[in-house]
RNA sequence: CUCAUCCAGAGAGGUGGAGGGACCGGCCCUGUGAAGCCUCGGCAACCUCUGGCGGGCAGCCCGCCCGGCGGAAGGUGCCAACUCCGGCAGAAGCUGAGAGCUUCUGGAAGAUGAG
Numbered sequence: 001c002u003c004a005u006c007c008a009g010a011g012a013g014g015u016g017g018a019g020g021g022a023c024c025g026g027c028c029c030u031g032u033g034a035a036g037c038c039u040c041g042g043c044a045a046c047c048u049c050u051g052g053c054g055g056g057c058a059g060c061c062c063g064c065c066c067g068g069c070g071g072a073a074g075g076u077g078c079c080a081a082c083u084c085c086g087g088c089a090g091a092a093g094c095u096g097a098g099a100g101c102u103u104c105u106g107g108a109a110g111a112u113g114a115g
Stems, first nucleotide, its partner, number of pairs: 001115006011040005019029003023087004041079003045076003048072004053067005083109001088106007
């Protein structure tokens, strides 16, 4: 940089000692102990391996590809809150109108994986 996914899932102990949730605003978590580090455990998104099923290709056989549903846990990753919510644009609704609020769609940014 490109592509895919992001309303599912999964935490204890030790150490440490004040921050953390990317950024900004909000709202949360946190001395009933934050981040970081260590140990053990767990989850299953992507890669990988694998079992049925369905479809396709090839065809003498062995096979190969795709889809969906499962399993494993080797690689990456993850284990408060939908990516915690919003941020930009559009639409609809509430309101006499505006402000404001709500809902939806798309986007931006970010995260993770594969290349």
SAM riboswitch aptamer (S box leader) from a soil metagenome, 115 nucleotides, folded computationally. Its mean pLDDT, the model's own confidence on a scale to 100, is 82.